Small-subunit ribosomal RNA, central domain from an uncultured organism, 349 nucleotides, folded computationally.
Context: one part of a larger RNA
RNA sequence: CUGGGCGUAAAGAGAUGCGUAGGUGUCCAGAUAAGUUUUAUGUCAAAUCUCAUCGCUCAACGGUGAAAUCGCGUAGAAAACUAUUUGGAUUGAGUCAGGUAGAGAAGAGGGGAAUUCCUGGUGGAGCGGUUAAAUGCGUUGAUAUCAGGAGGAACACCAAUGGCGAAGGCACCUCUUUGGACCUAUACUGACACUGAGGCUCGAAAGCGUGGGGAGCGAACAGGAUUAGAUACCCUGGUAGUCCACGCUGUAAACGAUGUGCACUAGGUGUUGGCUGUGAUAACGGUCAGUGCCGAAGCAAACGCGAUAAGUGCACCGCCUGGGGAGUAUGCUCGCAAGGGUGAAACUC
Numbered sequence: 001c002u003g004g005g006c007g008u009a010a011a012g013a014g015a016u017g018c019g020u021a022g023g024u025g026u027c028c029a030g031a032u033a034a035g036u037u038u039u040a041u042g043u044c045a046a047a048u049c050u051c052a053u054c055g056c057u058c059a060a061c062g063g064u065g066a067a068a069u070c071g072c073g074u075a076g077a078a079a080a081c082u083a084u085u086u087g088g089a090u091u092g093a094g095u096c097a098g099g100u101a102g103a104g105a106a107g108a109g110g111g112g113a114a115u116u117c118c119u120g121g122u123g124g125a126g127c128g129g130u131u132a133a134a135u136g137c138g139u140u141g142a143u144a145u146c147a148g149g150a151g152g153a154a155c156a157c158c159a160a161u162g163g164c165g166a167a168g169g170c171a172c173c174u175c176u177u178u179g180g181a182c183c184u185a186u187a188c189u190g191a192c193a194c195u196g197a198g199g200c201u202c203g204a205a206a207g208c209g210u211g212g213g214g215a216g217c218g219a220a221c222a223g224g225a226u227u228a229g230a231u232a233c234c235c236u237g238g239u240a241g242u243c244c245a246c247g248c249u250g251u252a253a254a255c256g257a258u259g260u261g262c263a264c265u266a267g268g269u270g271u272u273g274g275c276u277g278u279g280a281u282a283a284c285g286g287u288c289a290g291u292g293c294c295g296a297a298g299c300a301a302a303c304g305c306g307a308u309a310a311g312u313g314c315a316c317c318g319c320c321u322g323g324g325g326a327g328u329a330u331g332c333u334c335g336c337a338a339g340g341g342u343g344a345a346a347c348u349c
Base pairs, nucleotide, nucleotide: 003321004320005319006318007303008302012317014202015201017200018199022195023194024193026089027088028087029086030085031084032083034082035081036078037077038076039075040074041073042072043071050066051065052064053063054062055061092192093189094188095187097184098183099182100181104178105177106176107175108174109173110172111155116150117149118148119147120146121145122144126137127136163170164169207248208247209246210245211244212243216242217241221237222236223235224234259316260315261314262313263312264311267294268293269292270291271290272289273288274287275286276285277284278283298305299304322349323348324347331342332341333340334339
C1' cells in the first nucleotide's frame, strides 16, 4: 500500500454558517456515442514464461512448433448504464400565505433582595473564627439593632428528567433592532440538491494590551494554626483577576469521549411545541417536529446501543496503524507575549 477500523482499546477536526475546487446525485421521453460492451484488423523484436514434441545415457540445458498475457492504433456495430445535450415532470430542495413556542443574538432603560462601606440613633463588652484555638476586629464604642446614603456584582422562588442555539453557550423586568425553528393548507419555482480538501467566520475559562471600574469572592503574598516538617488542606487578611469598552489569544474531559446528510427496520411509557377527531373545562385517540426512560430484532470483546442506533444501506469529508522517546526537536507559519498550528528521528521495551 492493501485490508481493517474510529462511544470506552490508537482514531470524529471545538463548531457551524458562507461555502470554492472536487466527489456524488430524483422521475419520463428524444438525440449523440466520450466512457462502456462487442466484431474485424494492424502492432506489441528475439529471448523468457506456459503447452506439445524432439536432441544430448537422465536432468539441468538446447532445437522445432503452438499458445498465452497486457497495452495501443484503425474501421464497424450496440445503446441498457454513466456522461453530454434537448424537452418535460414533481416526490428532493426552496419561495409565498396564516399561525405557534422559546434563558437564540445585539443595544438601551428600569427593579427588588442580599453582602460591604459611610453618616446618625439605641446600647455597653465583647465580636469573629475553629475539631479546638490563635492571628484579626472592639471602650477613639465593635458585634447586635433602627433610619438614611453610596457603590459594584449577581438575579432566590417560578425551575423541570423543561426551552432556545451550529457549537462555545444563553435565565430579574420592559422596549428597540435582529437570526433561526416548528405546524397548517393551498399556490409558485422546477433538481435549484448532499458533502466539502484548502479559505473566510464563530469559539468557555484562564491569559495579554490600552482605558475605566472594583461590593463580594479571591491565584500570588502576609500572618495564625495543624504537623516530625506543612512552601498544603483549616482560619484572619489580601494584590492581580473576576466586571465594562475596544483589540488580541484560539485552547479545554470544547464530551453524547459518538462527523454531516438521506432512506429503511417491533413495541411500551413520560414530557415540550403545533395541527386535528370523538367528546365538549375533564377524558380518550390520530398526526408532524423535538426531548427522556425501558426494551424486539439486529449489532457489540464486553459494558452496552437499540427509529435521537453503536442496527441495515448509500454519498462525501476528517482521522488511526504497538508502548515510551513526544505532541518533544527541527524547519515553516501565526502571536505583543504566554504560547498555538504543522510535526519527526536516533535510541529503547

Model confidence (mean pLDDT): 84 of 100.